[in-house]
RNA sequence: AGGGGUGUCGUAUAGUGGUAGUACAUCGGUCUCCAAAACCGCUAGUGUGGGUUCAAUUCCUACCACCCCUG
Numbered sequence: 001a002g003g004g005g006u007g008u009c010g011u012a013u014a015g016u017g018g019u020a021g022u023a024c025a026u027c028g029g030u031c032u033c034c035a036a037a038a039c040c041g042c043u044a045g046u047g048u049g050g051g052u053u054c055a056a057u058u059c060c061u062a063c064c065a066c067c068c069c070u071g
Base pairs, nucleotide, nucleotide: 001070002069003068004067005066006065007064010024011023012022013021018054027041028040029039030038047063048062049061050060051059
């Protein structure tokens, strides 16, 4: 320099155009003499910009970060 892949709550990971889910963690509560465990509940997310569309995590495009390949 060229090519390819990935990017979603704190972490891991689903979601092929129509309300963004699950598990763990955090926080609050129940239980307990206290704590742990268990149970109940809450909060929290689509890498950034632009485009297409009535509607975009999803399609297109540029950039950014990381990984791989070629030279």
A computed fold for a 71-nucleotide RNA from uncultured Solobacterium sp., annotated as transfer RNA. Lineage of the source: Bacteria > Bacillati > Bacillota > Erysipelotrichales > Solobacterium. Its Rfam family is "tRNA". Its family is annotated with triplet codon-amino acid adaptor activity in the Gene Ontology. Rfam classes the family as a transfer RNA. The sequence was found in a public genome assembly. Model confidence (mean pLDDT): 82 of 100.